[in-house]
RNA sequence: UCGCGCAGAGGUGGUGGAGUCCGCCCGAACUGCUGGCUAUCAGGCAGCCAAUGACUCCUGCGAGGAC
Numbered sequence: 001u002c003g004c005g006c007a008g009a010g011g012u013g014g015u016g017g018a019g020u021c022c023g024c025c026c027g028a029a030c031u032g033c034u035g036g037c038u039a040u041c042a043g044g045c046a047g048c049c050a051a052u053g054a055c056u057c058c059u060g061c062g063a064g065g066a067c
Stems, first nucleotide, its partner, number of pairs: 010025004016058006032048004037043002
């Protein structure tokens, strides 16, 4: 210096915070879906769902109703 393994910690799972559980990652995991256009692996356009990976709570946002 490089490679591998273990332990601890951490990161991450399409927008925030927390708890529990699960998956993934060690410089990677991750970076939503559909349609057509240009084009040759990238760009931009239109539309749709959603603050969860799953469950629960809080915050924010949206819709409806009542006072």
Fluoride riboswitch aptamer (crcB RNA motif) from a Candidatus Binataceae bacterium, 67 nucleotides, folded computationally. The prediction has a mean pLDDT of 75.